[in-house]
RNA sequence: GGGGAUGUGGGGUAACCUGGCAUCCUGCCAGCUUCGGGAGCUGGUGAUCUGAGUUCGAAUCUCAGCAUCCCCA
Numbered sequence: 001g002g003g004g005a006u007g008u009g010g011g012g013u014a015a016c017c018u019g020g021c022a023u024c025c026u027g028c029c030a031g032c033u034u035c036g037g038g039a040g041c042u043g044g045u046g047a048u049c050u051g052a053g054u055u056c057g058a059a060u061c062u063c064a065g066c067a068u069c070c071c072c073a
Base pairs, nucleotide, nucleotide: 001072002071003070004069005068006067007066010026011025012024020056027045028044029043030042031041032040049065050064051063052062053061
C1' cells in the first nucleotide's frame, strides 16, 4: 500500500440478510420477604463507533472516517 471481518446499556447478547416500539441475561437502584445476610419476587435505570446521504421512516441500505483483528504485498 491492497483486501476482508467486527463495532449495540457498566459486562455479555438478539434484532441486520428482507428498513417500521432495540430483546434477553447480568450489573446497579428501590420495594417486598428475613432477626440480619443470601436466594427468590416486583418495579425502575441505562446502549446502536463517528459524520454525511437515501427514505415518510435507518441499528439495518449507500458513502467517507475512526478503532480492533485477520490475510496479501
Molecule: transfer RNA
Organism: Candidatus Micrarchaeia archaeon